[in-house]
RNA sequence: CCACUAUCGCGAGCAGUCGAGAGUCCUGGCUCUAUGACGCUGCAGCAACCUUUCGAGAUUCGGAGCGGGUGCUAAUGCCAGGUUCGAUGGAGG
Numbered sequence: 001c002c003a004c005u006a007u008c009g010c011g012a013g014c015a016g017u018c019g020a021g022a023g024u025c026c027u028g029g030c031u032c033u034a035u036g037a038c039g040c041u042g043c044a045g046c047a048a049c050c051u052u053u054c055g056a057g058a059u060u061c062g063g064a065g066c067g068g069g070u071g072c073u074a075a076u077g078c079c080a081g082g083u084u085c086g087a088u089g090g091a092g093g
Stems, first nucleotide, its partner, number of pairs: 001093002004090005013043005021032003025082005044073003049069003052064005077085001
């Protein structure tokens, strides 16, 4: 990078840094933001996709969360419509 598959109304924030936009893109709203957003880094936390583990039992369902790999921590993926939509995990080429 390509195609496949599952999920996206629950949950969980402080500090440092940066300095103007951010919430995927288009249109229309709405919201956050110089009382410093978004992003990045550290720490903390949440969750349970993979791993681990326990019980059923049949390839699935449920429980746990000490450890490992990701992920996530404003608002339903902010809302409506649109689209070769997007994001994340898993397994494959």

Predicted 3D model of a 93-nucleotide RNA (SAM riboswitch aptamer (S box leader)) from Flaviflexus ciconiae. The organism belongs to Flaviflexus, within Bacteria. Its mean pLDDT, the model's own confidence on a scale to 100, is 83.